[in-house]
RNA sequence: GGGCCGGUAGUCUAGUCUGGUAGGAUACCCCCUUGGCAUGGGGGAGGUCGGGGGUUCGAGUCCCCCCCGGUCCACCA
Numbered sequence: 001g002g003g004c005c006g007g008u009a010g011u012c013u014a015g016u017c018u019g020g021u022a023g024g025a026u027a028c029c030c031c032c033u034u035g036g037c038a039u040g041g042g043g044g045a046g047g048u049c050g051g052g053g054g055u056u057c058g059a060g061u062c063c064c065c066c067c068c069g070g071u072c073c074a075c076c077a
Stems, first nucleotide, its partner, number of pairs: 001073007010026004020057001028044005050066005
């Protein structure tokens, strides 16, 4: 330098193909259960969807550029 994969809540991730209410687990907060704790059950809060631009009535999803990580190849030695 080139190809491919990935970036979504504090953490791990689904959703992308086929545009239409951003979902799950865990952590956190509250309640129930207990003599108390743990476990368990119920509820709640938490998201510039890596950044910018474009297309569209509407973008996590499609297009372009860029950043970061992984991997393979090439180059140098």